RNA sequence: AUGAAGGUAAAGGGAGAGACUACUUAAAUGUAGCGCCGAAGGAGCAAGCUAUAUAGUGAAUCUCUCAGGCAAAAGAACCUUUACUGGACG
Repeated sequence: AUGAAGGUAAAGGGAGAGACUACUUAAAUGUAGCGCCGAAGGAGCAAGCUAUAUAGUGAAUCUCUCAGGCAAAAGAACCUUUACUGGACG
């Protein structure tokens, strides 16, 4: 001195599914019931690899729906931009 991956922050975009029923609440509040969604988080596993064999390791936007959500708001994986950090590569 070039300044990758990764990390942090801000801004923008960002799907799905009952404003369900009963009682209650100022209320889209609480309790109970039935029905649903998956893209916060969480959990599970294939091939492969390791291993003498059991077994271990092993990803997700896949699966589960514990949690969360089912008008709006909020949240939201992921993507983009900016700044800081970082220091691969040269």

Predicted 3D model of a 90-nucleotide RNA (Glycine riboswitch aptamer) from Vulcanibacillus modesticaldus. The model forms 91% of the base pairs in the Rfam consensus. NCBI's taxonomy places the organism under Bacteria, Bacillota, Caryophanales, Bacillaceae, Vulcanibacillus.